[in-house]
Background:
The RNA shown here (Glycine riboswitch aptamer) has 84 nucleotides and comes from an uncultured Gammaproteobacteria bacterium. Model confidence (mean pLDDT): 82 of 100. The sequence was found by an Rfam model in a public genome assembly.
RNA sequence: AUUCGAGCUGAGGGAGAGCGCUUUAUUAAGCCGCCGAAGGAGCAACCGACCCGGAAACUCUCAGGCCCACGGACCGCAGCUCGA
Numbered sequence: 001a002u003u004c005g006a007g008c009u010g011a012g013g014g015a016g017a018g019c020g021c022u023u024u025a026u027u028a029a030g031c032c033g034c035c036g037a038a039g040g041a042g043c044a045a046c047c048g049a050c051c052c053g054g055a056a057a058c059u060c061u062c063a064g065g066c067c068c069a070c071g072g073a074c075c076g077c078a079g080c081u082c083g084a
Base pairs, nucleotide, nucleotide: 003084004083005082006081007080008079009078010077012075013074018032020031021030022029023028033066034065035064039062040060041059042058046054047053048052
C1' cells in the first nucleotide's frame, strides 16, 4: 500500500398501517380498527467447547407506530481504530 472482517462516527437510501370518532386551548386523553423494520418476547432450521448455550427478515404485538415531521431493522459510501 491492497483485500477481508469487527467496532465507532458522519451524511445518504429506507417499508407498512384510519389526515377514523369523541373530548380538549393542546403537544394530550379515551374508544374502535389496523401495521411491523426501534426495543422486547416465543418457536425453530442451524451452529457451538454440545452440561447447556447462541440463534431469524418466521411468529406475538407488551412496547412502538398508522397526513407530514421525528423514529426506523437493514443496505451501501466516507473517515478513524483494531484484527487477519